[in-house]
RNA sequence: GAUAAAGGCAAACCCACGGCGACGUGGGGACGCAAAGCCAUGGGCUCUUCCCGUUCCGCGUGGAACGGAUAAGGCUGCCAGGCUACCGAA
Numbered sequence: 001g002a003u004a005a006a007g008g009c010a011a012a013c014c015c016a017c018g019g020c021g022a023c024g025u026g027g028g029g030a031c032g033c034a035a036a037g038c039c040a041u042g043g044g045c046u047c048u049u050c051c052c053g054u055u056c057c058g059c060g061u062g063g064a065a066c067g068g069a070u071a072a073g074g075c076u077g078c079c080a081g082g083c084u085a086c087c088g089a090a
Stems, first nucleotide, its partner, number of pairs: 001087001008033002013028006031077001037083003041080003044075003048071001051068007
């Protein structure tokens, strides 16, 4: 970064397996992608557990919803940062 060429990846959805879950892996499938290659490092989103507050229900020392916070996770196809890389005219 060309309406070039060669090649690459694969969203949603479906199936199987794993996981409490977010989600992951494999197969099918292509919405898209010039780093949609790699790294959860910062922000963000998300799940589970525990705690706190408010409200409601019950008055059984319990439960539910919402908000906040902790710990351990998930997502790089949300944005930064780091590392690496194919082709290539003007």
The RNA shown here (c-di-GMP-I riboswitch aptamer) has 90 nucleotides and comes from a soil metagenome.